[in-house]
The RNA shown here (SAM riboswitch aptamer (S box leader)) has 104 nucleotides and comes from Virgibacillus halotolerans. Rfam family: SAM riboswitch aptamer (S box leader). Its family is annotated with regulation of gene expression in the Gene Ontology. The prediction has a mean pLDDT of 84. NCBI's taxonomy places the organism under Bacteria, Bacillota, Caryophanales, Bacillaceae, Virgibacillus.

RNA sequence: UUCUUAUCCAGAGAGGUGGAGGGACUGGCCCUUUGAUACCUCGGCAACAGGCUUUUUUAGUACUGUGCCAAUUCCUGCUCGUGUAAUAACUGAGAAGAUAAGAA
Numbered sequence: 001u002u003c004u005u006a007u008c009c010a011g012a013g014a015g016g017u018g019g020a021g022g023g024a025c026u027g028g029c030c031c032u033u034u035g036a037u038a039c040c041u042c043g044g045c046a047a048c049a050g051g052c053u054u055u056u057u058u059a060g061u062a063c064u065g066u067g068c069c070a071a072u073u074c075c076u077g078c079u080c081g082u083g084u085a086a087u088a089a090c091u092g093a094g095a096a097g098a099u100a101a102g103a104a
Stems, first nucleotide, its partner, number of pairs: 001104008013042005021031003025077001027075002043069003048065003051061003073096001078094003081090002
């Protein structure tokens, strides 16, 4: 990097460095010099895999490996479907994206 499977309306921030962009991409709408993004320290959330407890299932724990801590994946788009005279609209399915586990 690609493929497969599962999940994505819940949850969780302080300090330091530094100094202008950031929220994947499109359009929107937001965040941001009252200091963003990023990095570091500490803290926290969750429970995907391993470990441990439990009676195999199940459930628990949070020791290990990841992940995450503005806004539903912030909303949206692209395809199909439902719907409409045509639009609109839809808590319909997929695609895209993110994370985990496995495989190549």